[in-house]
RNA sequence: UCCGGUUGAUCCCGCCGGAGGUCACUGCUAUCUGAAUCCGACUAAGCCAUGCUAGUUCUGGUCCGCCAGAGCGAACAGCUCAGUAACACGUAGUCAACCUGCCCUAUGGUUUGGCAUAAUCCCGCGAAAGUGGGGCUAACGCCGAAUAGGUGAGAGUGCCUGGAAUGGUUUCUCACUGAACAUAGGAUGGGACUGCGGCAGAUUAGCUUGUUGUUUGGGUAACGUCCAGGCAAGGCGAUAAUCUGUACCGGCCUUGUGAGAGGAAGCCGGGAGACGCAUUCUGAGACAAGAAUGCGGGUCCUACGGGGUGCAGCAGGCGCGAAAAUUCUACAAUGCACGCAAGUGUGAUAGAGGGAUUCAGAGUGCUUCCUGUUUUGCAGGGAGCUUUUCUAAAGUCCAAACAGCUUUAGGAAUAAGAGAUGGGCAAGACAGGUGCCAGCCGCCGCGGUAAUACCUGCGUCUCGAGUGGUGACCGCGUUUAUUGGGCUUAAAGCGUUCGUAGCUGGUUCGGAAAGUUCCUAAUGAAAUCUCAUGGUUGACUAUGGGGCUUGUUAGGGAAACUACCGGACUUGGGACCGGGAGAGGUCUGGGGUAUUGUAGGGGUAGGGGUUAAAUCCUGUAAUCCUUAUAAGACCACCUGUGGCGAAGGCGCCAGACUGGAACGGAUCCGACAGUGAGGGACGAAAGCUAGGGGAGCAAAGGGGAUUAGAUACCCCCGUAGUCCUAGCCGUAAACGAUGCCCGUUAGACAUUGGGGCUCUUACGUGGGGCUUCAGAGUCGUAGGGAAACCGUUAAACGGGCCGCCUGGGGAGUACGUUCGCAAGGAUGAAACUUAAGGGAAUUGGCGGGGGAGCACACAAGAGGUGGAGGCUGCGGUUUAAUUCGAUUCAACACGAGGAACCUCACUAGCAGCGACAGCAGAAUGAAGGUCAGGCUGAAGGUCUUACCAGACAAGCUGAGCGGUGGUGCAUGGCCGUCGUCAGUUCGUGGCGUGAGCUGUCGACUUAAGUGUCGUAACGAACAAGACCCGCGCCCCAUGUUGCUACCUGGUCCUUUGGGCCAGGGCACUUAUGGGGGACCGCUGGCGAUGAGCCAGAGGAAGGAGCGGUCGACGGCAGGUCUGUAUGCUCUAAAUCUGCUAGGCAACACGCGGCCUACAAUGGUCGGGACAAUGGGAUGCGACUCCGAAAGGAGGAGCUAAUCUCGAAACCCGAUCCAGGUCCGGAUCGAGGGCUGCAACUCGCCCUCGUGAAGCCGAAAUCUCUAGUAGUCGCUGGUCAUCAUCUAGCGGCGAAUACGUUCCUGCUCCUUGCACACACUGCCCGUCAAGCCAACCGAGUGGAUCUUUGGUGAGGCCUUGUUUUUUGGCAACGUCGAAUCACGGGUCUGCAAGGUGGGCUAAGUCGUAACAAGGUA
Repeated sequence: UCCGGUUGAUCCCGCCGGAGGUCACUGCUAUCUGAAUCCGACUAAGCCAUGCUAGUUCUGGUCCGCCAGAGCGAACAGCUCAGUAACACGUAGUCAACCUGCCCUAUGGUUUGGCAUAAUCCCGCGAAAGUGGGGCUAACGCCGAAUAGGUGAGAGUGCCUGGAAUGGUUUCUCACUGAACAUAGGAUGGGACUGCGGCAGAUUAGCUUGUUGUUUGGGUAACGUCCAGGCAAGGCGAUAAUCUGUACCGGCCUUGUGAGAGGAAGCCGGGAGACGCAUUCUGAGACAAGAAUGCGGGUCCUACGGGGUGCAGCAGGCGCGAAAAUUCUACAAUGCACGCAAGUGUGAUAGAGGGAUUCAGAGUGCUUCCUGUUUUGCAGGGAGCUUUUCUAAAGUCCAAACAGCUUUAGGAAUAAGAGAUGGGCAAGACAGGUGCCAGCCGCCGCGGUAAUACCUGCGUCUCGAGUGGUGACCGCGUUUAUUGGGCUUAAAGCGUUCGUAGCUGGUUCGGAAAGUUCCUAAUGAAAUCUCAUGGUUGACUAUGGGGCUUGUUAGGGAAACUACCGGACUUGGGACCGGGAGAGGUCUGGGGUAUUGUAGGGGUAGGGGUUAAAUCCUGUAAUCCUUAUAAGACCACCUGUGGCGAAGGCGCCAGACUGGAACGGAUCCGACAGUGAGGGACGAAAGCUAGGGGAGCAAAGGGGAUUAGAUACCCCCGUAGUCCUAGCCGUAAACGAUGCCCGUUAGACAUUGGGGCUCUUACGUGGGGCUUCAGAGUCGUAGGGAAACCGUUAAACGGGCCGCCUGGGGAGUACGUUCGCAAGGAUGAAACUUAAGGGAAUUGGCGGGGGAGCACACAAGAGGUGGAGGCUGCGGUUUAAUUCGAUUCAACACGAGGAACCUCACUAGCAGCGACAGCAGAAUGAAGGUCAGGCUGAAGGUCUUACCAGACAAGCUGAGCGGUGGUGCAUGGCCGUCGUCAGUUCGUGGCGUGAGCUGUCGACUUAAGUGUCGUAACGAACAAGACCCGCGCCCCAUGUUGCUACCUGGUCCUUUGGGCCAGGGCACUUAUGGGGGACCGCUGGCGAUGAGCCAGAGGAAGGAGCGGUCGACGGCAGGUCUGUAUGCUCUAAAUCUGCUAGGCAACACGCGGCCUACAAUGGUCGGGACAAUGGGAUGCGACUCCGAAAGGAGGAGCUAAUCUCGAAACCCGAUCCAGGUCCGGAUCGAGGGCUGCAACUCGCCCUCGUGAAGCCGAAAUCUCUAGUAGUCGCUGGUCAUCAUCUAGCGGCGAAUACGUUCCUGCUCCUUGCACACACUGCCCGUCAAGCCAACCGAGUGGAUCUUUGGUGAGGCCUUGUUUUUUGGCAACGUCGAAUCACGGGUCUGCAAGGUGGGCUAAGUCGUAACAAGGUA
């Protein structure tokens, strides 16, 4: 002096927890010493075996142990803390109301005589305890007489003390009493009384009858209702009586800076108690711990008749418990008792034993060399030094002994643990084990296969003979706030007002001195605390000083302030007068529109209601129009951030009565005031009682809808009620969530009422301006506040008084009391449970919130899918296996861009120990190879038989190799997607306590955070754009393998011409390379003259020209360990490797993506035309021949702008004629071809035959905006073979877009939020299950207090009786412990059953709340 915990993050309220100190117990551990006022306090003031703890002196006896009498002591010392809330304690006083043995001082006296008895002896009773009778004897025992004296009564005189006689003293008379002591005084100790002080509860508000006073007595050492009789009716209490609970009090102790808070003991002072209760004797002193009596309960002895006993003394035992020592030694010291003394006694005390109980001190080693090791360090070995402890010995000390002290010798020897190690909090990003298990954790939290958090090991940290844990107290806590807190929204202002007590109170003068303050004196024990000095240090202790006890008392002084007494004042307050304002209140009368009903008339088929409907009304005439009438409620417009009222509240007009406020006044009183515990009054709506009234509306109720349901929302009806009178209730988000009063502190604007000044006027109760007082609003400075916000109407700065708060829940509940007719109101807990709960603000996300914008998102269109058959992928099912992954968009012709074997991961079977890398060790002939045969699908794989083999290799072991085994939730890399959406950030500055904000916002604009302007921002970065590539136009250069207009030559033919070839040529096409071109540049309009937009010109192209590549910060624990890489883990004779066969190809079914179709914009046949991208040496293959074709046989050219591979739709002509067809081609049969070791499962192609479904497709859904959709074919990839796939290429080539209301998604701004895993969010209640405490409870126990009555030990008093008389017995009366009975009060245990509450990963039903939460 702070720190952890609510949140995504922040600030604040608030509590929980941690760090400190102390006390008790406890785990592990432990070398020595000193000191201590340490050690059965906490629970059982429970019970105790045994021993000891109070004797001593004199006298008598004596068996010398002891017994008895008498004196003193035993009332001290020691123990304990049950009771006690009290004069018990503390402090200060009083006794004019008292006593005091032993001790001290002073004075006086101490004379005389007598008598009995115990022990003992004898005789009895009794089990014992004990006890009776008889005999002897002593004293400081007992009795009498005398003196001094005392007490009482009567009479009287003075004196003394003092504040005050009621006191003391004194004289006389009488009565009683009367000394081994008396009297007076002191000291000491005690008794009584008083002021003040210190616990809780009001869910205890009234208590009291000896009670309060008085009088007369009794009693006491003494006062006193202490006790009794009479009289009076008092006494105490909100300043807390009474009752209940708890508790010995203080010095002190613990803690804290302090104020405080808490406190058991040890030590000291006081009190109380001695098994429970009561009583009493003796005595100076007791109502007596080791005395007595009685009752009760416990226990012991007993011969059953009767007796004994009391460790809260020291040891010790049992019990209780988490919890606490020896049945030790001595009277040597200090005390005490007795004694003349010697002395005796003393479990007081002094010592020792046990105990980590506390405090304090010391140690567990130091130096050096060598070896190992990388330095430090560590380990091992050697040498030396020191000696507190240790071992051994002697002396000293002590009552005795231990210990201590002194000396000597030996000797590093005999001596380190506990807790922690995720954060808080010092110390491991160490290893192994475990796998939401076991466990840890004060709090937060850790553990679900890589745990710095569990357990263990190693390392490290802290303290150290100790160190951790548990419980308790103080502190931290300004978290009960006097010092020193708060109350708009966090817990907290009573609904409002009047007013009692109380508290507080204007200006001035005087008085007195209660508070206040100063001085003096006394006291506040010692110890404790502190300073100094001494004991060698220290703890501890001795002496001296200081402080503390925060105080109280007495005397004296001061007079500012407060209170008090007296006088004055006017500004607070009240009164009076004046003219105005107002939905202020109560009562009475009057009016108005509408609604509904009734009646008459008109009129005819619907009306009404809703999102849409229906219930409902209507042919007995509705709705509608009109006239008349009835009833009840209400009071439009004016009407307003307006007015009035204490609040609730108050609104047509008029009248009566009445309350209050504001303004103005050169009027009066003179502090009369403020607040206000209790108390009184008022107090919306709903509700209640009684009586009226009842038009409309409308809880409950009925019906119709909606719905999964709909006890709701919507609709049609409808009763209480709403209205009036009289009474009750007494609560509301009764809110400004802001108590009342007073003062101080910038303004601006508008507004209501009054006053003043002034201008104007149409002269009206007109209009305007300035100013002042009082109200009622908005903004705002300083200041305040956690912030939001408040801000002269304060939540600012001060004063006075009242009320209220102290984590969340349980709970405004239970019980009790009180009010109420009831409903209920007021007051108002606890157990238990929990780490949160709450406020304000921030950033996101979300909303069946709002605004703006975008996108083939919708709309407008085109073509599809979904229906059929087939292909293909997925699910499911099946299977020995149908390997695995991918699952909304963003899985499903996806990995796989091509599974017959291989691939291959799956299944069945067989076999091997490695196909591959680099090591180490040991050992060897049954290892290895092979003809034949058996087994086998096959195989020297294995078996039979036999042969070969020579250190090359192979095998064994270890460690490793391998693994398409696991984990994509351990990872890298790569990818998908949001999304080519326009966003995401930074620096500096500024704002905010902070999270954060600003910039990035607003207006306009853009495809765009694209740009312009504004602006506490100014700049910048990543994305966007630009740059890059392709296509489109032009130019330049080049010209082979490209081109061939033109020129020349050759050759051929069907010869005004054409083809081919060659040489020129590079004009064109084309290819390659390089340039140009487009920029809103020009014109007009719109816009702010901006950015830009619209239109136009020119142009091949026009507003990003079109297309591509390119994908910000990040999210989705998205996908991939089966592409590769890779951590960890698993597997070793198999999850590795090889081989054979099968499977991935199955098939009641479901889904996705495609292909082909359903035909005439077509099919078929014949003829004819035009591409581009590309590929090619195990290849592309011209061309020729064979075959009907697939294909076959030869084979030029080509390593390719050279050779080669190659279009279809289309065009021309013919045919088909609406038919499941000359459409459609599935399926099946037959025959061929190709590839390949192999074509059955399971390839492709050709020919012939067969000819299924299908006639344009329900709900739903997809793509597309121009060279696009659609349609047509071509090429590549993979590839031995296999495309309806995919990547590309070109040919032909449309329709439509008004527009942004809606659906989907996205961006920005704003708003609400109880969400932050972020709406697939959060979250409520019943029911069902388990557990817990509580409340009620038929009843049933216990404890305690108590009324009444009974019994009643014992005590006291009086009387009687007895005569073995200091006595016994009996009776009346009275007090009375204890006990019994019937009741009553308080507390408490158990309890069937009932009630709500709390808690508990995954139960049921709904969806009430949070967004307009879908009915705010």
Molecule: small-subunit ribosomal RNA
Organism: metagenome